Context: one part of a larger RNA
RNA sequence: CGCAAGGAAAUUUGAGCGAACUCACCUUCAGUACGAGAGGACCGAGGUGAACAUGCCAAUGGUGUACCAAUUGUUUCGCCAGAAGCAACGUUGGGUAGCUAAGCAUGGACUGGAUAAACGCUGAAAGCAUCUAAGUGUGAAGCCAAUCGCGAGAUUAGAUUUCCCAAUUAGGACCGUGGAAGACCACCACGUUGAUAGGAUGGAUGUGUAAGCGCAGUAAUGCGUUUAGCUGACCAUUACUAAUAGUCCGAUUGUUU
Numbered sequence: 001c002g003c004a005a006g007g008a009a010a011u012u013u014g015a016g017c018g019a020a021c022u023c024a025c026c027u028u029c030a031g032u033a034c035g036a037g038a039g040g041a042c043c044g045a046g047g048u049g050a051a052c053a054u055g056c057c058a059a060u061g062g063u064g065u066a067c068c069a070a071u072u073g074u075u076u077c078g079c080c081a082g083a084a085g086c087a088a089c090g091u092u093g094g095g096u097a098g099c100u101a102a103g104c105a106u107g108g109a110c111u112g113g114a115u116a117a118a119c120g121c122u123g124a125a126a127g128c129a130u131c132u133a134a135g136u137g138u139g140a141a142g143c144c145a146a147u148c149g150c151g152a153g154a155u156u157a158g159a160u161u162u163c164c165c166a167a168u169u170a171g172g173a174c175c176g177u178g179g180a181a182g183a184c185c186a187c188c189a190c191g192u193u194g195a196u197a198g199g200a201u202g203g204a205u206g207u208g209u210a211a212g213c214g215c216a217g218u219a220a221u222g223c224g225u226u227u228a229g230c231u232g233a234c235c236a237u238u239a240c241u242a243a244u245a246g247u248c249c250g251a252u253u254g255u256u257u
Base pairs, nucleotide, nucleotide: 001153006164007163008162009161010160011159012158016150017149018148019147022050023049024048025047026046027045028044034039052107053106054105055104056103060101061100062099063098067094068093069092070091071090072087073086074085075084076083077082111145112144113143118138119137120136121135165254171249172248173247174246175191176190177189178188179187196242197241198240199238200237201236202235203234206230207229212225213224214223215222216221
């Protein structure tokens, strides 16, 4: 922009498109059929895996550069103590959320239709024979469906329900606070009739017992206060802060322009 036709908000139909449909082994049938024996099945039933695909993070782990601790060198805060900066996040030990695999879950199925090769039935041309000429069956991981996803720009542009018709209405957008959404846009939540984000408070989690003071020791250090102190993204509560105020678009009851 379009969608022959008023403008909107929801819910949908499914033309069509895509994805997937893989492999191995074990048990049983059965040491059966078959075979002199050696050997050794089809069909059917049950199970375990591999790789692959999709999703997920409770557990196991990884990562986790705005979390906690330890520690080396050096500089600064006048000194001590305590901190901060720099050195790959200085190094090291752990680790929340999120993301994630090596982790977890699920999947390939069942079934129907038309067929290929092949195998038939009936059967003439050609008194026989012949699956074929007329007619009619069986038959594959393949084809069409079935399964999962997208899907009305399907220009044949579909359908249903509800709302609005003079009030700049129904509705939408701008703008703002944000997000398990995201390159931008879009999408989703919220905008004081408010928990959308930040902050605060409480909790969870992590780290591992802060500083200061006291005690013991010449001291390094240890002990007590103290399972302390601190704690990003997590869970709640709470209007303290910011979503203020506002602006714009938007049918003239709808077919010949």
A computed fold for a 257-nucleotide part of an RNA from a Rickettsiales bacterium, annotated as large-subunit ribosomal RNA, domain VI. The prediction has a mean pLDDT of 88. Its Rfam family is "Bacterial large subunit ribosomal RNA".